Predicted 3D model of a 557-nucleotide part of an RNA (large-subunit ribosomal RNA, domain I) from Enterococcus faecalis.
Its mean pLDDT, the model's own confidence on a scale to 100, is 84.
Rfam family: Bacterial large subunit ribosomal RNA. Rfam links the family to the GO terms ribosome and structural constituent of ribosome.
RNAcentral holds the full RNA, with entries from ENA.

Context: one part of a larger RNA
RNA sequence: AGCACACGGAGGAUGCCUAGGCGCUAGGAGCCGAAGAAGGACGUGGCGAACAACGAAACUGCCUCGGGGAGCUGUAAGCAAGCAUCGAUCCGGGGAUGUCCGAAUGGGGAAACCCGGCUGGGGUAAUACCUAGUCACUCAUCACUGAAUCCAUAGGUGGUGAAGAGGCAUACCAGGGGAACUGAAACAUCUAAGUACCCUGAGGAAGAGAAAACAAUAGUGAUUCCGUCAGUAGCGGCGAGCGAACGCGGAUUAGCCUAAACCGAAGAGCUUGCUCUUCGGGGUUGUGGGACGUCUCACAUGGAGUUACAAAGGCGGAGGUUAGACGAACAGGUCUGGAAAGGCCGGCCAGAGAAGGUAAAAGCCCUGUAAUCGAAAGUCUCCGCCCUCCGAGACGGAUCCCGAGUAGUGCGGGGCACGUGAAACCCCGUAUGAAUCCGCCAGGACCAUCUGGUAAGGCUAAAUACUCCCUAGCGACCGAUAGUGAAGCAGUACCGUGAGGGAAAGGUGAAAAGCACCCCGGAAGGGGAGUGAAAGAGAACCUGAAACCGUGUGCUU
Repeated sequence: AGCACACGGAGGAUGCCUAGGCGCUAGGAGCCGAAGAAGGACGUGGCGAACAACGAAACUGCCUCGGGGAGCUGUAAGCAAGCAUCGAUCCGGGGAUGUCCGAAUGGGGAAACCCGGCUGGGGUAAUACCUAGUCACUCAUCACUGAAUCCAUAGGUGGUGAAGAGGCAUACCAGGGGAACUGAAACAUCUAAGUACCCUGAGGAAGAGAAAACAAUAGUGAUUCCGUCAGUAGCGGCGAGCGAACGCGGAUUAGCCUAAACCGAAGAGCUUGCUCUUCGGGGUUGUGGGACGUCUCACAUGGAGUUACAAAGGCGGAGGUUAGACGAACAGGUCUGGAAAGGCCGGCCAGAGAAGGUAAAAGCCCUGUAAUCGAAAGUCUCCGCCCUCCGAGACGGAUCCCGAGUAGUGCGGGGCACGUGAAACCCCGUAUGAAUCCGCCAGGACCAUCUGGUAAGGCUAAAUACUCCCUAGCGACCGAUAGUGAAGCAGUACCGUGAGGGAAAGGUGAAAAGCACCCCGGAAGGGGAGUGAAAGAGAACCUGAAACCGUGUGCUU
C1' cells in the first nucleotide's frame, strides 16, 4: 500500500409525512377612484427588530346593532400591568376616525418633502405659531359682465355638477395601426397573419341585431353560439397552402323608437306674407305605408312597465347571502403496548359508516357529518299592492311625404374562403353624381322576365367568451432537485448604472417532559445522573444509502 471482516466519522440519497402548490367542477361576483383609488412611506404596543393589524380617535383599536358564552391582552415564549357573567376576547352587519405620498388637484419638487394665499377659531404686548375649512385644469350648465365695433360676438368673473382625469384581471371584447422568423424543401406573388406587438375605448360581458336578407317557382322570416353540411363548392407561382355558403339539427328567443308629409304654439328674419328655428301633437310601413278626407267603436270590468320599447319611487311578502344553533350511539371487559383508536369477547346508533383530530388503525372520545332550525342591520333575486303609462279600425285614391353630396358611375385600394379574375356584394380615398312608389335595391359580369326586399337615423335582454377574486367540492395531479420562482417573513437575499435577472432553505418528541445536580475542560465539547417507549430522538435533532476519511484484526506484497 492493497484485499477482507468488524466498528466508526462524514454526508444527506431513500422511505414515510405535508403545512404549499397544480388542474378542474358548481354557485357567486365581475370593477375601484376628486366623498381622493390601486399601491406605498412613516408611525401606533409597558418591554429591541420584523410580520400581520391599525392610523395622531393609531398593536387589536372607537360607536352601534346582532351572534356567542368563559376566558382574554396577534405571530410569541417570558416579565409587568390589566380586562371579563354589569357578558370581555372572538365572529358578522352598519358607521366614525383615517398622518404623508400617490390621478394628486393651492404653488414647487430629487414621491412620502419645501413654501403659500383667503375665511373662521385659538394664541402673543406684538411678530411668531397652532388649528378647521378652502384655493389645479378641462367640460357642461346658469348668472353677471364685456373689446376692436352701434347692436352683438370674442373675452372675463362667479355659482352649480358623486361630470372627466388615474388604477387594473399579463384574461375576455370592439376599433385604429401592424411585423418578421417560418412554409413554399431557394425565392419575389403567396404563407406565417390581420398572428405577435403598439395605441384607443368599453362592459360584466363586448360586438352583432329586427332584412334595400336568404332562397328558387317551393319556401324561410332579427342577431348570436354549437353540431352538420365539408376539407365539399371554390380560391391558389392551380405551388405551398387557404377554404366557405345554402340547407338541416339544436341552445336561446323580443321586439321597438325616430326623420318626413300634416296640425299647433313660441321665437327670429326681413323682401309684410312668406321663410327659418325650437317645442308639442302626428307618424314608422312592403299583401306598400303614412299624411289628407269621410265614417265607426273606445277612454278602463282592458293591456303594459323600470334590460330596449316613457319614467320615479313607496309598502308588504317569499327565497338567497353576509355571524350562527341543535345534532344519535361504549369513560364496556380483557390482551399486547410507553400510549389502544389494534386483537379477542360483548353491546349500541344510523336521514349521521364524508372528513379531520385524539400517545398506533375510533360510526358510538372531540370537532364535525345527515336532518332540522336561525338575522337587529346590510345586500341580491322574485312576487304582490300602491304608483306610472297607453286608443284602435274601415272606406276613398286626387294631392303631399317616405332619411342626398346619398345610391350609382370612372380611377386607386381594402374586406369578403374568392390572389382582378367573367367578379357580383360590402367598405375607404379621389372625381363626378340620380330617382320618391308608374320609384329604388338585390338575386355572383350584363340584359329581359320573374322573385325577394325597402338603403343612405337610432336602441335592444337571452343563448356566447373570460377569471384577479369569494364559497363549497373534486383529482388513475406533485410530494421538498417534485409541485408556483416562492410549503420557512420570496419577487426576499443577492447580482446589475438601469431595463432586468433572481436563489437556497421543510420534519426532536405523543407531550418540552428541551437534560436539575455532579465531574473533565478557558470554552466548545464530553462523561455521569435524570426525563422519555426510545437520547444510537439532545435542538448541527425521523429514517440515515453512496462517494470520501478513519480505527482494530487477519491475509498478501